[in-house]
Predicted 3D model of an 89-nucleotide RNA (c-di-GMP-I riboswitch aptamer) from a Gemmatimonadota bacterium. Rfam family: c-di-GMP-I riboswitch aptamer. Its family is annotated with cyclic-di-GMP binding in the Gene Ontology. The sequence was found by an Rfam model in a public genome assembly.
RNA sequence: CGCUGCUCAGAGCAAAGCCGUCGAAAGACGGUGACGCAGAGCUACGGGACUACCGCGACUGAAAUCGCCAAGUCCGCCGAGCCGCCAGC
Numbered sequence: 001c002g003c004u005g006c007u008c009a010g011a012g013c014a015a016a017g018c019c020g021u022c023g024a025a026a027g028a029c030g031g032u033g034a035c036g037c038a039g040a041g042c043u044a045c046g047g048g049a050c051u052a053c054c055g056c057g058a059c060u061g062a063a064a065u066c067g068c069c070a071a072g073u074c075c076g077c078c079g080a081g082c083c084g085c086c087a088g089c
Base pairs, nucleotide, nucleotide: 002089003088004087005086012037013036017032018031019030020029021028022027035076041082042081043080045079046078047077048074049073050072055068056067057066058065
């Protein structure tokens, strides 16, 4: 340096649920809690998924309602890029 994660050590992260805060929502953050994770570290770049306040359209006397829409969200869906621990070969 490359490949691998069978083995070792010391660590690390924290799903669902519950409580609080923020948000229109998806969801995020903090606490609690551990389902799991060898990149469950970082970046929404490609694909994918979720949401629809606003906007546009339909309908209406007006509303309600319905449809469409990402600039919003997810890196614990997959790929890509960047950085990185230990061990084995």